Molecule: transfer RNA
Organism: Candidatus Roizmanbacteria bacterium RIFCSPLOWO2_01_FULL_40_13
RNA sequence: GCUCCCAUCGUCUAACGGUUUAGGACAUCACCUUCUCAAGGUGGGGAUUAGGGGUUCGAAUCCCCUUGGGAGCA
Numbered sequence: 001g002c003u004c005c006c007a008u009c010g011u012c013u014a015a016c017g018g019u020u021u022a023g024g025a026c027a028u029c030a031c032c033u034u035c036u037c038a039a040g041g042u043g044g045g046g047a048u049u050a051g052g053g054g055u056u057c058g059a060a061u062c063c064c065c066u067u068g069g070g071a072g073c074a
Stems, first nucleotide, its partner, number of pairs: 001073007010026004018057001028044005050066005
């Protein structure tokens, strides 16, 4: 240099172009339970879907560019 793959809550992950104001688990916070801790129970908060642009009535999802990570070829 060329080709391909990946990027979503703190972490791991789900989501046919339309039921999504993006769901779940763990973690975290509050409360209940306990003499206390742990465990358990109930509930809350937490994501400009890496950034920019495009296609579309509609984009996390399709296309292009950029950034970061990985693999192969040279």